[in-house]
This record gives sequence, structure tokens and C1' cells, in this order.
RNA sequence: CGCCGAAUCCCGUAAGGGAACCGGGGAACCACCACCUUGGGGUGAAUCGGGCGUAUCCGGCCGUGGAAGCACGGCCUGUAUACGCGCGUAGGAGACCUUCCCGCUCCGAACCCGUCAGCUAACCCGGUAGGCGGAGACGGAAGGAA
Repeated sequence: CGCCGAAUCCCGUAAGGGAACCGGGGAACCACCACCUUGGGGUGAAUCGGGCGUAUCCGGCCGUGGAAGCACGGCCUGUAUACGCGCGUAGGAGACCUUCCCGCUCCGAACCCGUCAGCUAACCCGGUAGGCGGAGACGGAAGGAA
């Protein structure tokens, strides 16, 4: 100087306050009509499905010991969970704005509530963190703005 994002601005020495933006809870009406423990829900684009590896639980088999229950050790096209790696993917982002397009690049995380939450006026509660870039596919078309 820009990009993602609600994540910015103002006042104040500070504590703190305010604006703006964002999210959650919460009637009636409406919706739902035994869904409801294999808990469920929320923020977020970040969901789902294979593969490989490690650990553990369960199961099976084998060996040793024991009178036996069993104990220990080893093994596995078995099973479940967790973690890691990697592939694909719902979805998301890409430089004045909007729409569209053949495509290209990147992301596809993490966290919270705690058995509870449909929508929702009044009302109530909370958040304003982080991260990235110096590239030219940041491209093309149309319409705007300047």
C1' cells in the first nucleotide's frame, strides 16, 4: 500500500465510555407432530468420503504357566475411537463495484455451550481476534462508478 474476516472509528493519562458492525438467546402467529442419548446445538467458507501409519479398547487365534477362573507374551484381510500424513469433495476467497464466463491460484482450520436452544416483537447476552501478500489468471465479457 493492499487482501481474508463482524474484527473498525471516536473520547479518555488510565480505568473505562460511546458509535458502527457482527453473532447468540428470547412471545404471539406460523412451522414441527413422539424427532428426542448413537445426546443435541452454536460461531465459521471450513462439510463429507476413501487411503496409509501409530496408539488404545473389544474380538479371534497361537504359545507358556496353572486343577480352574485366569495371567503373561506374540500374531491378525477383524472392530471401534483418537491422533498424524495425504487424496478427493460440499462450500469459500481472489485487488473500484455488480453480474456472467472458459478457466487459473489459494483455503477447505479452529473453537464454544453443557443435556438446553425452530421461527420470533419487546427485551436480554456476547464479540470487534487473528492471518496473509509484494503476486500479475489481480484473466475475459457486459453494465456502472470514479
Molecule: c-di-AMP riboswitch aptamer (ydaO/yuaA leader)
Organism: uncultured Streptomyces sp.